[in-house]
RNA sequence: GAUUAACGCUGGCGGCGUGCCUGACACAUGCAUGUCGAACGGGUGCUAACUGCCCGCAAGGGUGGCUAGCGCUAGUGGCGGACGGGUGAGUAACACGUGGGCAACCUGCCUGAGAGUGCAGAAUAACCCUGCGAAAGCAGAGCUAAUACUGCAUGUGGUUGUCGGAUGGCAUCAUCUGACAACUAAAGUCGUAAGACGCUCUCAGAUGGGCCCGCGGCCUAUUAGCUAGUUGGUGAGGUAACGGCCCACCAAGGCUAUGAUGGGUAGCUGGUCUGAGAGGACGGACAGCCACACUGGGACUGAGACACGGCCCAGACUCCUACGGGAGGCAGCAGUGAGGAAUUUUCCGCAAUGGGCGAAAGCCUGACGGAGCAACGCCGCGUGAGGGAUGAAGUCUCUAGGGAUGUAAACCUCUGUUGGGUGGGACGAAGAUCUGACGGUACCACCUGAGGAAGCCCCGGCUAACUACGUGCCAGCAGCCGCGGUAAUACGUAGGGGGCGAGCGUUAUCCGGAUUUACUGGGCGUAAAGAGCGCGUAGGCGGUUCCGUAAGUUGGUUGUGAAAGUUCGAGGCUCAACCUCGAAACUGCGUCCAAUACUGCGGGGCUGGAGUGCAAGAGAGGCAAGUGGAAUUUGCAGUGUAGUAGUGAAAUGCGUAGAUAUUGCAAGGAACACCAGUGGCGAAGGCGGCUUGCUAGCUUGUAACUGACGCUGAAGCGCGAAAGCGUGGGGAGCAAACAGGAUUAGAUACCCUGGUAGUCCACGCCGUAAACGCUGGGUACUAGGUGUGGGAGGAUUUGACCUUCAGUGCCGGCGCUAACGCAUUAAGUACCCCGCCUGGGGAGUACGGCCGCAAGGCUGAAACUCAAAGGAAUUGACGGGGGCCCGCACAAGCGGUGGAGCAUGUGGUUUAAUUCGAAGCAACGCGAAGAACCUUACCUGGGCUUGACAUGUUGGUAGUACUUCCCUGGAAACAGGGAGGGACCCUUCGGGGAGCCAUCACAGGUGCUGCAUGGCUGUCGUCAGCUCGUGUCGUGAGAUGUUGGGUUAAGUCCCGCAACGAGCGCAACCCCUGCCCGUAGUUGCUAACAGUUCGGCUGAGGACUCUACGGGGACUGCCGGUGAUAAACCGGAGGAAGGUGGGGAUGACGUCAAGUCAUCAUGGCCCUUAUGUCCAGGGCGACGCACGUGCUACAAUGGCCGGAACAAAGGGCAGCGAUACCGCGAGGUGGAGCGAAUCCCAAAAAUCCGGUCCAAGUUCGGAUUGCAGUCUGCAACCCGACUGCAUGAAGGUGGAAUCGCUAGUAAUCGUGGGUCAGCCAUACCACGGUGAAUACGUUCCCGGGCCUUGUACACACCGCCCGUCAAGCGAUGGAAGCUGGGGGUACCCGAAGCCGGUGGCCUAACCUUCGGGAGGGAGCCGUCUAAGGUAAACUCAGUGACUGGCGCUAAG
Repeated sequence: GAUUAACGCUGGCGGCGUGCCUGACACAUGCAUGUCGAACGGGUGCUAACUGCCCGCAAGGGUGGCUAGCGCUAGUGGCGGACGGGUGAGUAACACGUGGGCAACCUGCCUGAGAGUGCAGAAUAACCCUGCGAAAGCAGAGCUAAUACUGCAUGUGGUUGUCGGAUGGCAUCAUCUGACAACUAAAGUCGUAAGACGCUCUCAGAUGGGCCCGCGGCCUAUUAGCUAGUUGGUGAGGUAACGGCCCACCAAGGCUAUGAUGGGUAGCUGGUCUGAGAGGACGGACAGCCACACUGGGACUGAGACACGGCCCAGACUCCUACGGGAGGCAGCAGUGAGGAAUUUUCCGCAAUGGGCGAAAGCCUGACGGAGCAACGCCGCGUGAGGGAUGAAGUCUCUAGGGAUGUAAACCUCUGUUGGGUGGGACGAAGAUCUGACGGUACCACCUGAGGAAGCCCCGGCUAACUACGUGCCAGCAGCCGCGGUAAUACGUAGGGGGCGAGCGUUAUCCGGAUUUACUGGGCGUAAAGAGCGCGUAGGCGGUUCCGUAAGUUGGUUGUGAAAGUUCGAGGCUCAACCUCGAAACUGCGUCCAAUACUGCGGGGCUGGAGUGCAAGAGAGGCAAGUGGAAUUUGCAGUGUAGUAGUGAAAUGCGUAGAUAUUGCAAGGAACACCAGUGGCGAAGGCGGCUUGCUAGCUUGUAACUGACGCUGAAGCGCGAAAGCGUGGGGAGCAAACAGGAUUAGAUACCCUGGUAGUCCACGCCGUAAACGCUGGGUACUAGGUGUGGGAGGAUUUGACCUUCAGUGCCGGCGCUAACGCAUUAAGUACCCCGCCUGGGGAGUACGGCCGCAAGGCUGAAACUCAAAGGAAUUGACGGGGGCCCGCACAAGCGGUGGAGCAUGUGGUUUAAUUCGAAGCAACGCGAAGAACCUUACCUGGGCUUGACAUGUUGGUAGUACUUCCCUGGAAACAGGGAGGGACCCUUCGGGGAGCCAUCACAGGUGCUGCAUGGCUGUCGUCAGCUCGUGUCGUGAGAUGUUGGGUUAAGUCCCGCAACGAGCGCAACCCCUGCCCGUAGUUGCUAACAGUUCGGCUGAGGACUCUACGGGGACUGCCGGUGAUAAACCGGAGGAAGGUGGGGAUGACGUCAAGUCAUCAUGGCCCUUAUGUCCAGGGCGACGCACGUGCUACAAUGGCCGGAACAAAGGGCAGCGAUACCGCGAGGUGGAGCGAAUCCCAAAAAUCCGGUCCAAGUUCGGAUUGCAGUCUGCAACCCGACUGCAUGAAGGUGGAAUCGCUAGUAAUCGUGGGUCAGCCAUACCACGGUGAAUACGUUCCCGGGCCUUGUACACACCGCCCGUCAAGCGAUGGAAGCUGGGGGUACCCGAAGCCGGUGGCCUAACCUUCGGGAGGGAGCCGUCUAAGGUAAACUCAGUGACUGGCGCUAAG
């Protein structure tokens, strides 16, 4: 885009079309094929004339006869029921389409022409009578007519036979014509008549048919062979006609890989849909052809049928029945049931068109013309138009301002399509009159009144259109990708928006997109795809030249290619759809003429392709026979002694019965070291000692011979590694299976010791492989360079060199390729031939077939399932890959942890609560730099509800706010009551603000989400990296730069380089510290001078120390060496300091959904007399346990006692607190000084000197516990620190494991600070004192950087992923069987019927000698034969206990 559509929601009008796609299922009812009286006799109605009889006076009436007219008609007869209408079952076929043929045919009615229509006869329906039957109907007797039937005559003619002639052709022959002979016709009716209509024979035409042929159009080879009237012939039969159409006989043919036969499916075509086209799909309506008419068979009649509304038979089904027997066939129009997702009225009319009959009038016509139903389709129209901002209300949203719906509505002004009403009113009628179903329809006029008329789908991307709420991997959506797990533009709803619009969506189907079956127009090295290799049949393709031919090919002519449809141009309905006319087209097939380049065909040449000869050459080419040495093993013998063998290390094994080792000899089998080489040979598999024989191919040279003999190759045939199989040998070594030993969690493995098939030979099978160059064969062409094995030629100074042929490698340009890569050995450019591919899995599986002894091989699906599977390359990440390098990473050292006690944190457990967070490194002396109350978030209990706190609204309050005190209850909060003190700010003097009480908005939340966030932080990591612009390269991802050579702590620097620059990082700039200088000199300092209470205390001084400000100094600057002369490194000098001097601050792009909603901030959600808030008490301090971090120790490098010495950095007013006094002590009393370079904390300790202890659970160690105290604080019970006395636990250096540290570091010693009333601080942050050891080195562990490599990883190795088992679901194979369908074969039976036969029987026409005969009929018999039956198989489905695998399925 399309549809004979259906379904969902919705639905105003009209026109034109269309409407059982399913059950060719069954059908009630009505209708759809009749007509002709001018073919015929009769019947009957009416009328009339004549006439008989009866009644009657008559008029007249009744009833007969005969004749005539008009009408109706059952029957006989004629024509038509073979058309029209329906359906698509069957059919793969001359059924259809197209083009031809019939010299092999027929044709009623119609047209033209010729001729004729004479005589005679016998019956029979109807009718009447009798009988049978329920009915349908039937039988018998009698009468009668014809355009019914019969005989004879005539014969223009026709047919046949015999004998001729002419012309033509296509083999049989055809046409015309002559002679003779035989046979062969007819019907009348109407009309006064003329005549009309018929009838018969013949010829011709027209129309309609029959038969034959070429070509064309489905799938399947898992259907490969089919065929007995089969193929042909002869003869007879049959037919309208040819023909095995049928029969007899004879022959043995016919079809098939260009697909026979079989199976499946299907009506074919014009055309329809789609498509740029080529194609693909389809065949509904309309039109042509075919087939069918309940199923199967059959004939009759007829011009025509094997007959839809005819007949006979059989079968199934339905109906009637008196049970004897009958009737029926909607795939005609309506209609019914059923089936189905689904398809209409039991309508009107013959007015038109057409058909049948008729002389005609006319009759019939469910053909047809119309109407009805259905948005089923196409087309047209409408549901209003213009104005209208306060941008109304409502609704939605919001950053609370606003925004959207939206000129939309309201409202104002109009219009009148459509609908409704009234009136008028056709064409269609040809044909003078008459005749209209549609239809009072179309159309026209007027009236009415915006009045009755809008929905559906969508809004994550594709794809046009976004927000809110609800929901919370639920409910749901989904065409693909995919949405949904608490902020969903994807679900549901709403608002808004987008699209289309009387429709809109969905589903189904076809084409397109899909160059995704590739003719146009694809591929096969690695994506699917080259057969393992050759030989070769058919086939396809084929060098050069000449002649001929004209099949292909090309041009022209002509016939056909139905109409409709399509296209173009016109025209008619108001337009359009629709319809009409004209033209084009219908790409096809046939006829004739012409051309001859190319192809084909026939013929003659040629030598370049191919082959032969001759002369040479190389080689693991093949087969067979023989032969050689080394080595292994075994045997025998000797020597000899304790091991050997084996491995990562071992063990099993062998060995004192003598191994291994060694010497000699022997046996036997297998394989052939060195040479040996991307060397050689072969088609591939493959081929390796030497010799001989047989044998194939290849190469070079020559140019004698043949003269296209060629290439490829479906089938077919052969070869074909290893393993395996069969038979028979052989068996040294090796070695599946197997055994043992190890390894391991296990180890049916890897390793070891043994060891059987096998490996070897002969013969026969198998027929596969990563049979690989993952690259079929052939030919030609298209830059080079360089090796190598074989040959030839040239030249040569014997090294080489040049040319050339056919091999074999590497590198590389054009070109090609998705890229990788290929590149004269193509994967380039072309041609020819073969094989193969068409998403992954299922599956190279199943079934079938073929092969095989088996194993198995070849051929080779489907159901089902997935949205990928795959290639090449890119960036990362990773590797029990590689290279280079770094780090207290290891190593080398020192000291710890892990063991003990205690402190502290965590887990766990417990609890009313033990609040919460942190979780490998990077949670665990962490948030917490201070939990007795408070803190506090938790628990229990008791209170409050605009609230403990903020802002605003409204109202109230005036000894009010605030405050002191007292009483009652209470644990307090709080509740109730009483007494006293007592205000503030501004002011225009009215008041306003603030306060308090009440009210409404709101507050409040350490409630949830760190996976909604900001901010802050940790970590990789102070690692050296991370990027950008421009350029260049690449189809692209991306690369280059940033890689490389050096060097560095460093992407630090240098050099090189398709890169050149730049940014964030590194470094430096900043701070502290180390040296010097300048400035300054108190509270600091004191060298000199003076004084002194001897204390820098005082005067004084700035020299020194110091303080704190500013400078200097270090830059690889200098020298030597190394290095590319560079960067730099090494060494040295000088220097306080030397190669970033030491330390700090400083943390790139990013990673971990890392941490924190409980610092703070914040979106959303949740609570609102509670999840808020106040209070008391408790808890955060629990304790069988487990872990982390620490402290103190285990002692003599020590403990204790006494004495003596030396810091730095800090802190201090609700503070530090001196001297002094009291207390054993904690501390107390007291208060000088100090807001601090001045005073205080403050004693530094380790250390040194002297003494003591003597190796012990101690004079070590201090836990635990008792008693007594001190201090802080409202308060030390839970639950503080400290002091004194007493007590004196574990612990004797710590398993596996593990941590820190490279120099003023570790270790060790003390000091201070923050928090803080106090303190559980052994923590943390700082300070100084004393002060080491070691680093060979980078193999290993961990982490990191750069380069490179592999990758099936990308959530990135904590990745990915395989198989079994268990569970559910699904489809499928096998299977004892069971059930059903199909076609054929053989046989049995055999209806109707045609044909044939036929004794007796029956018999109008004709003949007859009257006896009969001819002819016919029934009956019977026979051939054929439908249905039916029997039998054995085949085949296709379904089903089947059980069984096999397969696929799929959030957490086995």